Notes:
This is a predicted complex of two RNAs, RNase P RNA and transfer RNA, with 508 nucleotides together. Its mean pLDDT, the model's own confidence on a scale to 100, is 75. It holds a member of the Rfam family "Bacterial RNase P class A". It is annotated as a ribozyme.

[in-house]
RNA sequence: UCAGACGGUUGGAUGACCGCUGGUGGCCCUCUCUCCUCGUGGGAAGGUUGCUGGAGGAAAGUCCGGGCUCCACGGAAGCACGGUGCCGGGUAACGCCCGGCGGGGGCGACCCUAGGGAAAGUGCCACAGAAAGAAAACCGCCCGAACGCUUCUAGGCUUCGUGCUCUGGAGACUUCGGGUAAGGGUGAAAGGGUGCGGUAAGAGCGCACCGCGGGCCCAGCGAUGGGACCGGCAUGGUAAACCCCACCGGGAGCAAGACCGAAUAGGGACGGCCGGCCACGUCUUCACGGAUGGUGGCAGGUGGGUUUUCGCGCCGUCGUCCGGGUAGGUCGCGCGAGGCGGUCGGUAACGACCGUCCCAGAGGAAUGGUCAUCCAUCCCGCUCGUCCUCGGACGGGUGGGGGGACAGAACCCGGCUUACAGACCGUCUGACCCA
RNA sequence: GGGGGCGUAGCUCAGUUGGGAGAGCGACGGCUUUGCAAGCCGUAGGUCGUCGGUUCGAUCCCGAUCGCCUCCA
Numbered sequence: 001u002c003a004g005a006c007g008g009u010u011g012g013a014u015g016a017c018c019g020c021u022g023g024u025g026g027c028c029c030u031c032u033c034u035c036c037u038c039g040u041g042g043g044a045a046g047g048u049u050g051c052u053g054g055a056g057g058a059a060a061g062u063c064c065g066g067g068c069u070c071c072a073c074g075g076a077a078g079c080a081c082g083g084u085g086c087c088g089g090g091u092a093a094c095g096c097c098c099g100g101c102g103g104g105g106g107c108g109a110c111c112c113u114a115g116g117g118a119a120a121g122u123g124c125c126a127c128a129g130a131a132a133g134a135a136a137a138c139c140g141c142c143c144g145a146a147c148g149c150u151u152c153u154a155g156g157c158u159u160c161g162u163g164c165u166c167u168g169g170a171g172a173c174u175u176c177g178g179g180u181a182a183g184g185g186u187g188a189a190a191g192g193g194u195g196c197g198g199u200a201a202g203a204g205c206g207c208a209c210c211g212c213g214g215g216c217c218c219a220g221c222g223a224u225g226g227g228a229c230c231g232g233c234a235u236g237g238u239a240a241a242c243c244c245c246a247c248c249g250g251g252a253g254c255a256a257g258a259c260c261g262a263a264u265a266g267g268g269a270c271g272g273c274c275g276g277c278c279a280c281g282u283c284u285u286c287a288c289g290g291a292u293g294g295u296g297g298c299a300g301g302u303g304g305g306u307u308u309u310c311g312c313g314c315c316g317u318c319g320u321c322c323g324g325g326u327a328g329g330u331c332g333c334g335c336g337a338g339g340c341g342g343u344c345g346g347u348a349a350c351g352a353c354c355g356u357c358c359c360a361g362a363g364g365a366a367u368g369g370u371c372a373u374c375c376a377u378c379c380c381g382c383u384c385g386u387c388c389u390c391g392g393a394c395g396g397g398u399g400g401g402g403g404g405a406c407a408g409a410a411c412c413c414g415g416c417u418u419a420c421a422g423a424c425c426g427u428c429u430g431a432c433c434c435a
Numbered sequence: 436g437g438g439g440g441c442g443u444a445g446c447u448c449a450g451u452u453g454g455g456a457g458a459g460c461g462a463c464g465g466c467u468u469u470g471c472a473a474g475c476c477g478u479a480g481g482u483c484g485u486c487g488g489u490u491c492g493a494u495c496c497c498g499a500u501c502g503c504c505u506c507c508a
Stems, first nucleotide, its partner, number of pairs: 001431010012374007020054009030044004056406001060417002063415005068253004081249005086100005101115001102113004116244002121242002123238003138184002140180007148173001150171006156164002192210006211233001212231003216227004257331004267322007274293001276298005281292004300315004305310001338357008375404001377402011436507007445460004454491001462478005484500005
């Protein structure tokens, strides 16, 4: 210098003017309560004016965990369902965080990792392939047998022609019966890998190393690692398929919930006036019985459909008091697992102590707009300097123009995930060059 | 605040023990017709919303994310 890895910070600044919103004062005016009256004091609405607070690292997604509140429930355990899953630690808790272990990737800094159990059982493993599971012989290799054919060879016979229905041996082909998992071929995956020996050919059949399994010893809290010994290898993969094991989980959510509480309708009690019949229901009583304007039917009354037939609707009313709930209002509601700084403990996450600060909270919802100057940055032009492949690159100055990411609290907190223009800081790695 | 579902061709939708990506309509080409429609024959057309993981293998299983629909209070 270039290329990267990891961690952290920030998320435009200043000023003027005009607004929005929470809190808290002053003044003006109106209403209301207390009071015998005035006065004083309290409360509410409106106007005006002053001071002061006013989004985020994610306020987002709602993926986890809690606080808080209500509901349910003797405690505990279990079943079902859901979730989590190496070890140790942190935490109020977690599926989060920190530190380790194992596995994988990268030259490296470093990164990724749902990482319990497959000899408890079940399911699945398409196509291809001989065979896909306590599997399998297609080609190949080896052994044996058979007949036929053919070649070579040793003999025999011989009419001496390298001729033959002859005998034996060896080899190749075909068929059959075995052996064999070393080789080929199929597949994601084929019964440990490499080498030597061994064998008819082969094979953990034997041996060495590696891998694997078992108990033992050592180190470590542990996951795990190391060592020597034994075992010849012994039944693949898949559990983000069912399942087994261990651990965790009661449900709902601030529209939770608490308090105050109109108008109208409806409920209850009492009283006044008016009121036909029947059945049923309800209340009371041990029963007989009694009460009942609760429901239905009949009769009657009444309303409108112009009248009739006809069908529909309504049929106690008034007054006082009480209680529930609705609209609405108030609380819940921001001093909190709180922020900042320091010391100490701890590798760290984090914890303890000390000091200091108070920092939005309202309703479908305020935190904004304009202008000016500046800043990061981009584009165009002019000019100067350096390099140089003569046209550009880099750097400085200057003029003009553009221009500020993602996004918006709604009960609160701890995490995770996702979105994010740009700027800055720190630690580290690799390559090249120079000393 | 809480629950459920969907995303596959231009449109409407199928697709499950995980292994072939499909149907109807539409588009295009040809035949038929004087011409058009209908009909017949044929062809093309797919990031299975996106990203990552599990697996030999993913439309399907798991996680994250984007968009849409719907229910309850």